[in-house]
Context: one part of a larger RNA
RNA sequence: UUGGGUCUAAAACAUCCGUAGCUUGUUCACCAAGUUCCUUGUGAAAUCUCGUGUCUUAAGCACGAGGCGAGCAAGGAAUACUAGUGAACUAGAGACCGGGAGACGUAAGAAGUACGUCCGAAGUAGCGGUAAAAUGUGUUGAUCUCGGACGGACUAACAAUAGCGAAGGCAUCUUACGAGAACGGUUCUGACAGUAAGGGAUGAAGGCUAGGGGCGCAAAGUGGAUUAGAUACCCAUGUAGUCCUAGCAGUAAACACUGCACACUAAACAUCAGUACCUCCUCGAGAGGUAUUGGUGCUGCAGGGAAGCCGAAGAGUGUGCUACCUGGGGAGUAUAGCCGCAAGGCCGAAACUU
Repeated sequence: UUGGGUCUAAAACAUCCGUAGCUUGUUCACCAAGUUCCUUGUGAAAUCUCGUGUCUUAAGCACGAGGCGAGCAAGGAAUACUAGUGAACUAGAGACCGGGAGACGUAAGAAGUACGUCCGAAGUAGCGGUAAAAUGUGUUGAUCUCGGACGGACUAACAAUAGCGAAGGCAUCUUACGAGAACGGUUCUGACAGUAAGGGAUGAAGGCUAGGGGCGCAAAGUGGAUUAGAUACCCAUGUAGUCCUAGCAGUAAACACUGCACACUAAACAUCAGUACCUCCUCGAGAGGUAUUGGUGCUGCAGGGAAGCCGAAGAGUGUGCUACCUGGGGAGUAUAGCCGCAAGGCCGAAACUU
RNA backbone atom coordinates (compact mmCIF):
# COMPACT_ATOMS: atom_id res chain seq x y z
C1' U A 1 0.00 0.00 0.00
C1' U A 2 -4.05 -3.47 -0.81
C1' G A 3 -7.19 -5.80 2.39
C1' G A 4 -9.43 -6.78 7.29
C1' G A 5 -11.17 -4.92 11.75
C1' U A 6 -12.48 -1.87 16.74
C1' C A 7 -19.16 -4.92 23.06
C1' U A 8 -15.99 -9.34 25.39
C1' A A 9 -9.71 -11.36 21.29
C1' A A 10 -5.21 -5.48 19.64
C1' A A 11 -8.33 -1.26 18.61
C1' A A 12 -14.26 4.24 19.54
C1' C A 13 -10.71 10.29 21.71
C1' A A 14 -13.99 11.34 28.88
C1' U A 15 -17.77 14.60 26.55
C1' C A 16 -19.49 18.45 23.53
C1' C A 17 -18.79 22.83 20.17
C1' G A 18 -16.48 24.04 15.86
C1' U A 19 -12.21 25.84 11.55
C1' A A 20 -9.93 23.70 7.20
C1' G A 21 -10.99 19.28 4.59
C1' C A 22 -14.31 15.42 2.87
C1' U A 23 -19.52 14.41 1.84
C1' U A 24 -24.23 16.58 0.56
C1' G A 25 -32.12 17.54 -0.94
C1' U A 26 -35.60 18.69 -5.57
C1' U A 27 -36.38 21.38 -10.54
C1' C A 28 -34.87 24.38 -14.85
C1' A A 29 -31.27 26.97 -17.91
C1' C A 30 -26.18 27.97 -19.20
C1' C A 31 -21.02 26.44 -19.20
C1' A A 32 -17.81 22.42 -20.53
C1' A A 33 -13.22 22.05 -15.60
C1' G A 34 -13.53 16.65 -14.26
C1' U A 35 -15.77 12.58 -17.55
C1' U A 36 -16.63 9.99 -22.58
C1' C A 37 -15.65 9.66 -27.98
C1' C A 38 -12.93 11.06 -32.61
C1' U A 39 -8.56 13.13 -35.21
C1' U A 40 -3.39 14.71 -35.26
C1' G A 41 1.53 14.80 -33.01
C1' U A 42 4.76 12.28 -29.69
C1' G A 43 5.08 7.35 -28.02
C1' A A 44 14.17 5.76 -29.00
C1' A A 45 16.69 1.13 -29.85
C1' A A 46 16.21 -3.83 -28.38
C1' U A 47 12.11 -7.21 -27.32
C1' C A 48 7.06 -9.18 -30.14
C1' U A 49 4.53 -10.87 -35.19
C1' C A 50 5.19 -11.76 -40.49
C1' G A 51 8.50 -12.01 -44.72
C1' U A 52 13.40 -12.21 -46.94
C1' G A 53 18.51 -12.97 -46.43
C1' U A 54 22.99 -15.01 -43.99
C1' C A 55 26.49 -18.23 -40.83
C1' U A 56 26.02 -26.08 -44.68
C1' U A 57 21.27 -26.55 -40.86
C1' A A 58 19.57 -24.74 -35.93
C1' A A 59 19.90 -21.27 -32.00
C1' G A 60 21.78 -16.58 -33.45
C1' C A 61 22.48 -12.30 -36.54
C1' A A 62 21.11 -8.62 -40.52
C1' C A 63 17.37 -6.08 -43.44
C1' G A 64 12.18 -4.77 -44.63
C1' A A 65 7.01 -4.36 -43.20
C1' G A 66 3.54 -4.46 -39.16
C1' G A 67 2.56 -3.89 -34.08
C1' C A 68 3.98 -1.03 -29.61
C1' G A 69 -0.74 -0.63 -23.88
C1' A A 70 -0.65 3.63 -20.98
C1' G A 71 0.64 8.69 -20.55
C1' C A 72 1.26 13.79 -22.37
C1' A A 73 0.03 17.91 -25.81
C1' A A 74 -3.18 20.27 -29.56
C1' G A 75 -7.85 20.43 -32.19
C1' G A 76 -13.04 18.85 -32.76
C1' A A 77 -17.55 16.76 -30.69
C1' A A 78 -21.07 14.71 -26.57
C1' U A 79 -23.47 16.59 -21.83
C1' A A 80 -26.02 11.59 -18.24
C1' C A 81 -23.25 12.34 -13.62
C1' U A 82 -19.79 15.62 -10.50
C1' A A 83 -17.93 20.71 -10.23
C1' G A 84 -19.06 25.98 -11.64
C1' U A 85 -22.73 30.20 -12.79
C1' G A 86 -27.82 31.98 -12.71
C1' A A 87 -33.02 31.25 -11.32
C1' A A 88 -36.70 28.69 -8.47
C1' C A 89 -38.84 24.96 -4.70
C1' U A 90 -39.85 22.70 0.37
C1' A A 91 -39.67 16.86 2.12
C1' G A 92 -33.56 18.19 5.39
C1' A A 93 -32.15 22.11 8.85
C1' G A 94 -33.38 26.46 11.49
C1' A A 95 -36.74 30.25 13.29
C1' C A 96 -41.75 31.43 15.34
C1' C A 97 -46.28 30.38 18.27
C1' G A 98 -49.08 27.17 22.15
C1' G A 99 -49.88 24.37 26.51
C1' G A 100 -47.39 20.80 29.42
C1' A A 101 -42.93 17.60 31.96
C1' G A 102 -38.21 17.52 34.40
C1' A A 103 -32.89 15.78 41.22
C1' C A 104 -30.79 20.69 33.97
C1' G A 105 -27.44 25.05 35.53
C1' U A 106 -26.09 29.59 38.52
C1' A A 107 -27.17 32.76 42.69
C1' A A 108 -29.77 34.28 47.06
C1' G A 109 -32.95 33.21 51.08
C1' A A 110 -35.50 29.78 54.34
C1' A A 111 -36.31 24.90 56.79
C1' G A 112 -35.67 19.93 58.94
C1' U A 113 -34.02 15.48 61.76
C1' A A 114 -29.59 13.57 63.48
C1' C A 115 -24.69 14.60 65.43
C1' G A 116 -21.14 17.43 68.41
C1' U A 117 -19.81 21.22 72.11
C1' C A 118 -21.30 24.43 76.09
C1' C A 119 -24.86 25.96 80.03
C1' G A 120 -28.86 24.61 83.45
C1' A A 121 -31.91 20.75 85.90
C1' A A 122 -32.44 15.73 87.65
C1' G A 123 -29.58 11.44 89.00
C1' U A 124 -25.40 7.49 90.63
C1' A A 125 -21.38 4.13 89.39
C1' G A 126 -20.09 2.81 85.82
C1' C A 127 -19.74 3.96 80.47
C1' G A 128 -17.59 2.67 75.91
C1' G A 129 -15.82 -1.19 72.91
C1' U A 130 -15.20 -6.51 71.16
C1' A A 131 -15.47 -13.01 69.02
C1' A A 132 -13.24 -11.98 73.84
C1' A A 133 -10.56 -7.91 75.67
C1' A A 134 -7.59 -3.80 76.45
C1' U A 135 -6.11 1.14 75.29
C1' G A 136 -9.89 5.25 76.35
C1' U A 137 -13.50 7.73 79.68
C1' G A 138 -15.90 8.57 84.75
C1' U A 139 -17.04 10.51 92.06
C1' U A 140 -13.20 17.46 89.72
C1' G A 141 -20.07 13.44 88.96
C1' A A 142 -19.45 10.48 83.26
C1' U A 143 -23.02 7.18 80.39
C1' C A 144 -28.55 7.83 80.59
C1' U A 145 -33.07 11.66 80.83
C1' C A 146 -35.17 16.78 80.21
C1' G A 147 -34.67 22.11 78.70
C1' G A 148 -31.82 25.98 76.24
C1' A A 149 -27.84 28.18 73.24
C1' C A 150 -24.21 27.62 69.50
C1' G A 151 -21.65 24.94 65.35
C1' G A 152 -20.61 22.59 60.84
C1' A A 153 -22.01 18.91 57.53
C1' C A 154 -26.11 16.49 55.30
C1' U A 155 -31.09 16.35 52.95
C1' A A 156 -34.46 10.04 55.55
C1' A A 157 -39.41 8.32 54.13
C1' C A 158 -41.64 9.91 49.09
C1' A A 159 -37.86 6.85 45.49
C1' A A 160 -39.16 3.73 40.78
C1' U A 161 -36.76 -1.07 36.14
C1' A A 162 -38.81 6.73 37.17
C1' G A 163 -36.86 11.88 35.41
C1' C A 164 -33.13 15.67 33.55
C1' G A 165 -28.25 16.68 31.45
C1' A A 166 -23.18 16.39 25.99
C1' A A 167 -20.50 13.75 29.41
C1' G A 168 -18.73 14.35 34.42
C1' G A 169 -23.09 14.49 37.08
C1' C A 170 -27.91 16.26 39.41
C1' A A 171 -32.54 14.90 45.06
C1' U A 172 -35.45 19.49 51.53
C1' C A 173 -38.40 24.13 50.19
C1' U A 174 -38.99 29.06 47.90
C1' U A 175 -37.58 33.00 44.67
C1' A A 176 -34.74 35.29 40.71
C1' C A 177 -31.94 34.76 36.25
C1' G A 178 -30.52 31.33 32.40
C1' A A 179 -30.39 26.71 29.11
C1' G A 180 -32.07 22.37 26.51
C1' A A 181 -35.35 18.44 24.81
C1' A A 182 -40.25 16.28 23.49
C1' C A 183 -45.26 17.13 21.61
C1' G A 184 -48.78 20.10 18.82
C1' G A 185 -49.63 24.19 15.10
C1' U A 186 -47.54 24.55 9.93
C1' U A 187 -46.74 31.27 10.19
C1' C A 188 -41.52 32.43 8.22
C1' U A 189 -36.24 31.57 6.03
C1' G A 190 -35.01 28.59 1.77
C1' A A 191 -30.08 23.58 1.75
C1' C A 192 -28.57 27.67 5.70
C1' A A 193 -26.92 20.43 6.25
C1' G A 194 -23.62 15.84 8.11
C1' U A 195 -18.87 14.79 10.08
C1' A A 196 -14.72 16.95 11.91
C1' A A 197 -7.61 16.94 11.44
C1' G A 198 -5.64 21.11 14.08
C1' G A 199 -8.30 24.44 17.83
C1' G A 200 -11.68 25.69 21.95
C1' A A 201 -14.90 24.68 26.14
C1' U A 202 -16.64 21.41 29.99
C1' G A 203 -14.72 17.42 32.86
C1' A A 204 -15.90 12.45 39.31
C1' A A 205 -12.76 11.34 43.22
C1' G A 206 -8.04 12.38 44.79
C1' G A 207 -4.09 16.27 44.47
C1' C A 208 -1.87 21.55 44.54
C1' U A 209 -1.90 27.33 45.72
C1' A A 210 -4.13 31.48 48.71
C1' G A 211 -7.85 32.87 52.27
C1' G A 212 -11.81 31.10 55.39
C1' G A 213 -14.20 26.95 57.97
C1' G A 214 -13.75 22.43 60.68
C1' C A 215 -19.71 18.79 63.47
C1' G A 216 -19.04 14.05 61.89
C1' C A 217 -15.99 10.87 59.06
C1' A A 218 -11.03 9.92 58.25
C1' A A 219 -5.32 8.55 54.44
C1' A A 220 -0.66 9.48 57.54
C1' G A 221 0.55 9.07 62.71
C1' U A 222 -0.09 7.13 68.03
C1' G A 223 -1.86 3.58 71.41
C1' G A 224 -4.63 -1.28 72.52
C1' A A 225 -5.49 -6.18 70.69
C1' U A 226 -4.59 -10.49 67.31
C1' U A 227 -0.27 -13.09 65.68
C1' A A 228 5.59 -16.81 65.19
C1' G A 229 5.73 -11.75 63.31
C1' A A 230 1.24 -8.00 62.04
C1' U A 231 4.51 -1.73 59.31
C1' A A 232 -2.76 -5.23 58.20
C1' C A 233 -7.77 -6.96 59.03
C1' C A 234 -10.67 -5.50 64.86
C1' C A 235 -10.79 -1.39 68.84
C1' A A 236 -9.65 3.73 70.91
C1' U A 237 -7.74 8.23 69.24
C1' G A 238 -6.20 11.35 65.32
C1' U A 239 -3.68 15.28 61.20
C1' A A 240 -4.13 16.45 56.11
C1' G A 241 -8.53 16.04 53.51
C1' U A 242 -13.72 16.11 53.12
C1' C A 243 -17.09 21.98 53.30
C1' C A 244 -16.93 27.48 51.22
C1' U A 245 -14.49 31.42 47.93
C1' A A 246 -10.83 32.37 43.91
C1' G A 247 -7.37 29.77 40.85
C1' C A 248 -4.36 25.40 39.00
C1' A A 249 -4.52 20.46 37.52
C1' G A 250 -7.06 17.31 33.33
C1' U A 251 -7.02 12.03 34.89
C1' A A 252 -10.82 7.17 36.15
C1' A A 253 -13.45 0.01 35.11
C1' A A 254 -14.61 8.89 32.70
C1' C A 255 -18.15 1.58 30.97
C1' A A 256 -23.36 0.20 27.60
C1' C A 257 -15.69 -1.72 27.93
C1' U A 258 -20.59 -0.26 21.96
C1' G A 259 -17.97 7.35 17.69
C1' C A 260 -21.63 10.70 15.22
C1' A A 261 -25.57 11.39 11.50
C1' C A 262 -29.34 9.69 7.92
C1' A A 263 -32.57 6.03 5.29
C1' C A 264 -34.84 1.16 5.32
C1' U A 265 -36.27 -3.58 7.92
C1' A A 266 -41.93 -8.37 12.03
C1' A A 267 -44.51 -8.28 16.40
C1' A A 268 -45.75 -8.24 21.97
C1' C A 269 -45.45 -6.01 26.91
C1' A A 270 -44.21 -2.30 30.78
C1' U A 271 -43.24 2.74 31.86
C1' C A 272 -42.36 8.39 31.31
C1' A A 273 -43.77 13.15 28.43
C1' G A 274 -47.20 15.22 24.86
C1' U A 275 -51.40 15.24 21.18
C1' A A 276 -56.32 13.62 19.06
C1' C A 277 -60.65 10.86 19.95
C1' C A 278 -64.06 7.45 22.77
C1' U A 279 -66.41 5.51 27.40
C1' C A 280 -67.48 6.06 32.58
C1' C A 281 -68.03 9.85 36.14
C1' U A 282 -68.63 11.65 42.62
C1' C A 283 -68.01 16.77 37.06
C1' G A 284 -62.41 17.04 40.10
C1' A A 285 -55.62 19.08 37.97
C1' G A 286 -60.85 12.15 38.26
C1' A A 287 -60.64 6.82 36.16
C1' G A 288 -60.20 3.58 31.94
C1' G A 289 -59.47 2.66 26.64
C1' U A 290 -57.93 3.41 21.28
C1' A A 291 -54.62 5.81 17.81
C1' U A 292 -50.11 8.49 17.22
C1' U A 293 -45.15 11.10 18.19
C1' G A 294 -40.72 11.19 21.25
C1' G A 295 -37.85 8.82 25.39
C1' U A 296 -36.53 4.65 29.05
C1' G A 297 -36.64 -0.69 29.62
C1' C A 298 -37.81 -5.83 28.58
C1' U A 299 -39.13 -10.28 25.34
C1' G A 300 -38.38 -11.55 20.45
C1' C A 301 -39.01 -12.62 14.03
C1' A A 302 -35.87 -11.86 9.92
C1' G A 303 -30.93 -10.85 9.73
C1' G A 304 -26.09 -10.74 12.06
C1' G A 305 -22.34 -13.02 15.23
C1' A A 306 -16.79 -17.50 16.97
C1' A A 307 -20.16 -17.77 20.67
C1' G A 308 -22.12 -15.17 24.84
C1' C A 309 -25.57 -12.47 22.69
C1' C A 310 -27.45 -7.98 19.50
C1' G A 311 -32.09 -7.38 17.43
C1' A A 312 -36.24 0.06 14.96
C1' A A 313 -31.20 4.41 20.20
C1' G A 314 -28.53 -3.08 16.22
C1' A A 315 -23.61 -5.78 17.16
C1' G A 316 -29.22 -6.04 10.85
C1' U A 317 -29.17 -3.81 5.41
C1' G A 318 -26.81 0.54 3.14
C1' U A 319 -24.59 5.69 2.83
C1' G A 320 -21.32 9.99 4.61
C1' C A 321 -17.41 11.66 7.85
C1' U A 322 -13.95 11.04 11.98
C1' A A 323 -10.76 8.46 15.57
C1' C A 324 -8.10 4.09 16.48
C1' C A 325 -5.72 -1.36 15.86
C1' U A 326 -1.68 -4.88 13.65
C1' G A 327 1.70 -11.10 18.59
C1' G A 328 3.38 -11.15 24.18
C1' G A 329 7.04 -8.65 27.18
C1' G A 330 10.43 -4.48 27.29
C1' A A 331 6.48 -0.03 28.08
C1' G A 332 2.58 3.79 28.37
C1' U A 333 9.03 2.99 29.97
C1' A A 334 13.42 6.06 27.77
C1' U A 335 14.58 10.39 24.97
C1' A A 336 13.24 15.10 22.66
C1' G A 337 9.30 18.54 22.61
C1' C A 338 4.82 20.94 24.72
C1' C A 339 1.89 21.91 29.26
C1' G A 340 2.03 22.21 34.90
C1' C A 341 3.84 25.62 41.23
C1' A A 342 4.54 20.54 42.06
C1' A A 343 2.53 15.81 41.76
C1' G A 344 2.43 14.74 37.07
C1' G A 345 -0.10 15.00 32.12
C1' C A 346 0.06 14.88 26.52
C1' C A 347 2.90 12.92 22.55
C1' G A 348 5.72 8.39 22.47
C1' A A 349 10.19 4.65 20.60
C1' A A 350 14.25 1.15 20.31
C1' A A 351 17.89 -2.43 21.72
C1' C A 352 16.96 -6.97 23.78
C1' U A 353 13.81 -11.17 24.77
C1' U A 354 10.01 -14.69 23.56

A computed fold for a 354-nucleotide part of an RNA from a Candidatus Pacearchaeota archaeon, annotated as small-subunit ribosomal RNA, central domain. Its Rfam family is "Archaeal small subunit ribosomal RNA". A reference for the family is Yusupov et al. (2001), "Crystal structure of the ribosome at 5.5 A resolution", Science. Rfam 15.1 lists 709 matches to the family in 491 species. Taxonomically the source falls in Candidatus Pacearchaeota (Archaea, Nanobdellati).